[in-house]
RNA sequence: CAAUCGACUGCGGAAGAGACCGGUCAUGUUCACGCAUGACCGGCGCCGAAGGAGCAACCGCCCCGGAAACUCUCAGGCAAACGGACUGCAGCCGAACG
Numbered sequence: 001c002a003a004u005c006g007a008c009u010g011c012g013g014a015a016g017a018g019a020c021c022g023g024u025c026a027u028g029u030u031c032a033c034g035c036a037u038g039a040c041c042g043g044c045g046c047c048g049a050a051g052g053a054g055c056a057a058c059c060g061c062c063c064c065g066g067a068a069a070c071u072c073u074c075a076g077g078c079a080a081a082c083g084g085a086c087u088g089c090a091g092c093c094g095a096a097c098g
Base pairs, nucleotide, nucleotide: 001098004095005094006093008091009090010089011088012087013086018044020043021042022041023040024039025038026037027036028035029034045078046077047076051074052072053071054070058066059065060064
C1' cells in the first nucleotide's frame, strides 16, 4: 500500500398480516339522527424481518460453549405514516491474506 472482515455515521431499497367487532373518552362535522379521526379497555382472527426465546446442521479452546432468514409468538406488528431483519453506495475507525 492493500483483497477481505467487523463496528459506527449519512443517503437509499426493503415484505407480511382485520382501516375487524363492542364499549368509554376527546376532537371535527351535521338543524338533529348520524358520520369521520385519535386514544384507552375488552374480544376473536392473523403476521414475522425490531428485540427475545427454542431446537439444530455446523464450528470450537470439545467439561462445555458459539450458532439461522428454521421454529415459537413473550414482546412487536396487521390503511397511510413511523418502525423494519437484510441490503447498495459513500465516509470513518480497527484488524488484515498478500
Source information: The RNA shown here (Glycine riboswitch aptamer) has 98 nucleotides and comes from Hyphomicrobium zavarzinii ATCC 27496. The source organism's lineage runs through Bacteria, Pseudomonadota, Alphaproteobacteria, Hyphomicrobium and Hyphomicrobium zavarzinii. It was read from a public genome assembly, where an Rfam model found it.